[in-house]
Molecule: transfer RNA
Organism: Lachnospiraceae bacterium
RNA sequence: GGAAACGUAUCGAAGUGGUUAUAACGGCCCUGACUCGAACUCAGGUGACUCGCAAGGGUCCGUGGGUUCGAAUCCCACCGUUUCCG
Numbered sequence: 001g002g003a004a005a006c007g008u009a010u011c012g013a014a015g016u017g018g019u020u021a022u023a024a025c026g027g028c029c030c031u032g033a034c035u036c037g038a039a040c041u042c043a044g045g046u047g048a049c050u051c052g053c054a055a056g057g058g059u060c061c062g063u064g065g066g067u068u069c070g071a072a073u074c075c076c077a078c079c080g081u082u083u084c085c086g
Base pairs, nucleotide, nucleotide: 001085002084003083004082005081006080007079010027011026012025018069029045030044031043032042033041047060048059049058050057051056062078063077064076065075066074
């Protein structure tokens, strides 16, 4: 220098145009049970920002645009990571 794949909440990750992301599912973490105590196991809980007295609501799929009635999903540019070629 050329090419491809990927970017989803604290981490991994599913979802690839439409009832809503109840952001599933798992890890980490918290509480409880079990135990002399722990580990294992089991049960429950657990994103951020913002509005609200509360109940509850809104926004967020790397960033910015575009297409569409409708975009995390399709298109373009940029940023980043990984891999391959030279």